[in-house]
RNA sequence: AGAGUUUGAUCCUGGCUCAGGACGAACUCUGGCGGCGUGCCUAACACAUGCAAGUCGAACGUGAAGCCGGUGCUUGCACCGGUGGAAAGUGGCGAACGGGUGAGUAACACGUGAGAAACCUGCCCCGGAGACCGGGACAACCAUUGGAAACGAUGGCUAAUACCGGAUACCCCCGGUUGGUCGCAUGACCAGCCGAGGAAAGGCUCUGGCGCUCUGGGAGGGUCUCGCGGCCUAUCAGUUAGUUGGUGGGGUAACGGCCUACCAAGGCAUCGACGGGUAGCUGGUCUGAGAGGACGAUCAGCCACACUGGGACUGAGACACGGCCCAGACUCCUACGGGAGGCAGCAGUGGGGAAUAUUGCGCAAUGGGCGAAAGCCUGACGCAGCAACGCCGCGUGAGGGAUGACGGCUUUCGGGUUGUAAACCUCUUUCAGUGACGACGAAAAUGACGGUAGUCACAGAAGAAGGUCCGGCCAACUACGUGCCAGCAGCCGCGGUAACACGUAGGGACCAAGCGUUGUCCGGAUUUAUUGGGCGUAAAGAGCUCGUAGGCGGUUCAGCAAGUCGGCUGUGAAAGUUCGAGGCUCAACCUCGAAAUUGCAGUCGAUACUGCUGUGACUCGAGUCCGGUAGAGGAGAACGGAAUUCCCGGUGUAGCGGUGAAAUGCGCAGAUAUCGGGAGGAACACCAGUAGCGAAGGCGGUUCUCUGGGCCGGCACUGACGCUGAGGAGCGAAAGCGUGGGGAGCAAACAGGAUUAGAUACCCUGGUAGUCCACGCCGUAAACGUUGGAUGCUAGGUGCGUUGGGGGUAUUUGAAACCUUUAGUGGCGAAGCUAACGCGAUAAGUUCUCCGCCUGGGGAGUACGGCCGCAAGGUUAAAACUCAAAGGAAUUGACGGGGGCCCGCACAAGCGGUGGAGCAUGUGGUUUAAUUCGAUGCAACGCGAAGAACCUUACCUGCCCUUGACAUCCUCGGAACUUGUCAGAGAUGACUUGGUGCCUUCGGGAACCGAGAGACAGGUGCUGCAUGGCUGUCGUCAGCUCGUGUCGUGAGAUGUUGGGUUAAGUCCCGUAACGAGCGCAACCCUUGUCCCUAUUGCCAGCGAUUCGGUCGGGAACUCUAGGGAGACUGCCGGUGACAAACCGGAGGAAGGUGGGGAUGACGUCAAGUCAUCAUGGCCCUUAUGGGCAGGGCUACACACGUGCUACAAUGGCCGGUACAAAGGGUUGCCAACCCGCGAGGGGGAGCUAAUCCCACAAAACCGGUCGUAGUCCGGAUCGGAGUCUGCAACUCGACUCCGUGAAGUCGGAAUCGCUAGUAAUCGAAGAUCAGCAUCGCUGCGGUGAAUACGUUCCCGGGCCUUGUACACACCGCCCGUCACACCAUGGGAGUGGGCUGCACCUAGAAGCCGGUAGCCUAACCCUCGGGAGGGCGCCGUCCACGGUGUGGUCGAUGACUGGGGUGAAGUCGUAACGAAGGUAGCCGU
Repeated sequence: AGAGUUUGAUCCUGGCUCAGGACGAACUCUGGCGGCGUGCCUAACACAUGCAAGUCGAACGUGAAGCCGGUGCUUGCACCGGUGGAAAGUGGCGAACGGGUGAGUAACACGUGAGAAACCUGCCCCGGAGACCGGGACAACCAUUGGAAACGAUGGCUAAUACCGGAUACCCCCGGUUGGUCGCAUGACCAGCCGAGGAAAGGCUCUGGCGCUCUGGGAGGGUCUCGCGGCCUAUCAGUUAGUUGGUGGGGUAACGGCCUACCAAGGCAUCGACGGGUAGCUGGUCUGAGAGGACGAUCAGCCACACUGGGACUGAGACACGGCCCAGACUCCUACGGGAGGCAGCAGUGGGGAAUAUUGCGCAAUGGGCGAAAGCCUGACGCAGCAACGCCGCGUGAGGGAUGACGGCUUUCGGGUUGUAAACCUCUUUCAGUGACGACGAAAAUGACGGUAGUCACAGAAGAAGGUCCGGCCAACUACGUGCCAGCAGCCGCGGUAACACGUAGGGACCAAGCGUUGUCCGGAUUUAUUGGGCGUAAAGAGCUCGUAGGCGGUUCAGCAAGUCGGCUGUGAAAGUUCGAGGCUCAACCUCGAAAUUGCAGUCGAUACUGCUGUGACUCGAGUCCGGUAGAGGAGAACGGAAUUCCCGGUGUAGCGGUGAAAUGCGCAGAUAUCGGGAGGAACACCAGUAGCGAAGGCGGUUCUCUGGGCCGGCACUGACGCUGAGGAGCGAAAGCGUGGGGAGCAAACAGGAUUAGAUACCCUGGUAGUCCACGCCGUAAACGUUGGAUGCUAGGUGCGUUGGGGGUAUUUGAAACCUUUAGUGGCGAAGCUAACGCGAUAAGUUCUCCGCCUGGGGAGUACGGCCGCAAGGUUAAAACUCAAAGGAAUUGACGGGGGCCCGCACAAGCGGUGGAGCAUGUGGUUUAAUUCGAUGCAACGCGAAGAACCUUACCUGCCCUUGACAUCCUCGGAACUUGUCAGAGAUGACUUGGUGCCUUCGGGAACCGAGAGACAGGUGCUGCAUGGCUGUCGUCAGCUCGUGUCGUGAGAUGUUGGGUUAAGUCCCGUAACGAGCGCAACCCUUGUCCCUAUUGCCAGCGAUUCGGUCGGGAACUCUAGGGAGACUGCCGGUGACAAACCGGAGGAAGGUGGGGAUGACGUCAAGUCAUCAUGGCCCUUAUGGGCAGGGCUACACACGUGCUACAAUGGCCGGUACAAAGGGUUGCCAACCCGCGAGGGGGAGCUAAUCCCACAAAACCGGUCGUAGUCCGGAUCGGAGUCUGCAACUCGACUCCGUGAAGUCGGAAUCGCUAGUAAUCGAAGAUCAGCAUCGCUGCGGUGAAUACGUUCCCGGGCCUUGUACACACCGCCCGUCACACCAUGGGAGUGGGCUGCACCUAGAAGCCGGUAGCCUAACCCUCGGGAGGGCGCCGUCCACGGUGUGGUCGAUGACUGGGGUGAAGUCGUAACGAAGGUAGCCGU
């Protein structure tokens, strides 16, 4: 310090997630030792039991047990005296500390700094003065008595440092008064005088003291007041009646509405009152670079509380945790009458919970209470126990040890790895263990911890390692299992048969007595931005203006010193943090010192800036005035013409209207058209302009009236009067609403007609609200420049436009022109800015200022609440839940029922077909025991198959074999091989005959056969979506890329675009590109012309001839097959840009690629093939392998593809007569000749082929016949007879002959091929093959056309451009209803709760205060009657709980209901995203 994740890729915006640290933690797995810490975060839930506050006999009266002495004497009791001091009581001090908890509390509760001249203070310290004289009781105790108990009642006795009266008063207090000193005000202090009032315990101890009273001061503690500071919510905006103040009185330690009576009407609040929610506050803790953010355990300070609520008493101090009273809830005891209790003290129990310890030891230390002290008490505290809960330290051994052992895992089978790891050898003993010794903590005594820490000795590697992870982030990889299953997952995402992501194993990585997970906080997150963000298009500028508070504000002088800056002082507790030392062996931990504590307050200074003061000064901001000026600026009134419609009249006749085409509609009752007249409403053509005006909305005929603002010029006046603007106010298109008018045209709704699968739409015919006017509402728009207002500054154009005004120049009278200035309004563009697009003096640059707004998408601008509205609705405005994205700009593609340019038998123009018939063939389907398998739009379907009767054959049925039909290895035997017979469908089995081979170093070996055992063979079994190879297709389309450079943040672009041209990214020119590669073309084959060479071929001329190039011969021609020539836009003319090239022409066998072939760029289709072959993985192994026989692949209601033959006269049939090319042939082709109607048979010559054979080519041509007919067309089908091949033609071959003679008379919608030696038509050959070809396939030749105007349209393709929400790329994406499931949520008759306001109550306990005429009454007074005073009772005020009524608010629940979200997928449509998504889209109503 960053990383992952939106995309095909990119940049940006933006959220989500991760890596870090921390914890009072919990959970999983694991666990050796020690030190130091920490340990109910939940139920402030309820508590059994024990302990946690007592102490003092030196305040006081009693005085048990025990002991001593004595007496009685029933030798064990009673009594007496003494000692003794338990125990309770009176009294004093303490119990208000210490300890716990965080419920309440948003408050002077806390923090900090001040104040109290408005206060209190026991014990302690210092000082001053004193303590004289009296008195009466009450507990304990005794007696009687009530009660179950708790606890009492009555009578009697008694002491005090308990209580009471009086005296005295340095002094205190109160009243009056004099003087002095001082203060911020009320006032304070000091000294004095007069008057009223006020003390005490001279007790205890026994000489040391300890106490008591009054009083001054101190220390420490407390109380009160104030400034400032620290949570959320405005969907809480008004609140308050003791409320705010005053006066009198009361009350308190004290100020005070603290309380009360009266008077006044105030107080608080947008700088957030009041209300609601939450919360103890702080030092600090965690995190962070910091600023901040979160938290407030342990330790420390403060506060609050003590079962809940209320109350007072005592006291120096409490409204009192282990006190009291009352009420309530709960628990316990009870004799039912009544009582008792309060662990949020320490342990402990139950409960709750994911979760938190011992009913331990000790007062030895520290501290506290009491006491003169000894001492007692102390669950404060010191220790121990439990817990890896945290931090820190240590150990689980060290060195050597390669055959790199065994085992495991893996493997390409060689090995690799675990791994010096182990074994083994040599050492050591920390820790734990055993034994011995044994502290500090304590200053005299005293040690819980503790026989602890520590030291020494002993034995032995001995007792001591796990957890998580290994796809990326993130460090660490393989195998097997599993097969979208099981599962993983923090995010992205893994898993559908080769998973580094699941599970296991091996190996590895990281930590380590721990490791992971979960939760929470900070960080990363500059993702709330003060430091440190934004708002044209990503979320975000309010529709506009005015203006209140507030914020900000020109020049200058003087003063002040609030802000600001500096010095000093006080404070900022300690602990903590940081630094430096020191102590435990180190560390954690602890001790000491320093720094820091950024703050607050006081004081003294400074005066630049801000501020304040001045009836200060100034003029440039702002405004006023004078003179001009443009304008659809606003309001009202009047007027005008064109057009539509309607009405009346004329002319006139059959249609009009409308559309893509129609129909509804109108019209013979006279429309439309046309002419004249009239009515009425609305809107104002041309001018008209990125022209004008206005704040925006908006404003358009003409004239008049009223009226707002701007601009220009002048430079007279005022003198900062300014800018912005939360709330607030006004204006605010259209639609809509109310009332009343008006209504021509248009036109929601509605109706009809069309369209359509439907059409509640688009189109058409009608048509009502409305549109118009007046008045009043509404208050929203894509109210947009998607750009708030104001201000200054920052390049331009020598001529960039345009509107208004002013000045100038020259010529003139004007208009106009040019220069310049100012205010607007547009187009470019520099710097700069921006993610890019773009903006660019009209900023989105730059400076300053004010306001508004944003913080992931959806839910949702929705719900609830408030406000506004007649309503519609507007405004303000969430959450649950859900997703990992949503988005902006730009890039490359792809796509478009986008555009431009251009190709192709793509269309068009032609010729011939298919689709109809019969048959052949392939496929689907069906059938079947099986109909083996594959191929499936183009690019499967006469395809794999260049040929299924058996074989092939993979399928089915049946019969057999199991190391196998085939390969390698081992052992044994045998040559191999072969004859025959029998059984069987055969495979096979049984028996049988012949036979002894080759090489040899004599051991044996090679080949072959048989048997045996196992390694293995075998598989046309699966996966073409694991693959290689091969192939198809786009497409023989002209494209596809690279290097360097340049541009861009980048993806990328440029080059390759542009102008021409081409079949072509072919070439030329231009050009931030310059070059290059794969493609194109050429090189190759073939064909077309010529030349050379040559014979097996040929025969012009010559001779011979059996008339056959047969022979002699000839090298001329043809042909064959080797080599060469030829064609290159080379030449001429024209066009073009002087280019490339194109057009025309000459020559030439051939002319612009001469024709044809081979040749197929980067890539696409997970295209095809595991059944050609090869191959990973999986599967079968007496079978999914192998052998055999028979059957099937040939089935047949149907459907489709591809063909053949036809439907006839351009023909059929008969007869005659010509002319090819290219091939094949010895298991072969097969001549002549003979036989057969024929298929064929016989025959055997020739030929290993330019020699012989297949082999007579056919159409054509000549002649004849048929005469438009189901025919002399057509030949299917069927019957009969044959031929050939073959082991065998039944299923299931081909052919021949005779007979039979079906459908069919040119083919619906639709659809295919072809541009020249092509289509069409005719035959011939070959491969396969025993046989089997309808041209099925492959080549061959014969005859031999028609047409192309052209590129609008269909299909496919190329280039440029455009839009895009597509990128699996339009077979894309995607919206809404409905149906189903689940989830959260709103409404809801209500229901049941919590909190709370107000009012009332025959609701007033306890208690304080007040009153008191009833009762009681020791101290003092008394005239002895009584009184004073007190208590009880009663009454009154206040008041907790309670009750009643009525509101508010929060959460729970609710039949039903509303929308929302998610879901594998379903239904209906097709709304949006491409030029125009096929009706442009979107916003408001």

About this RNA:
The RNA shown here (small-subunit ribosomal RNA) has 1485 nucleotides and comes from an uncultured prokaryote. RNAcentral holds the sequence, with entries from ENA.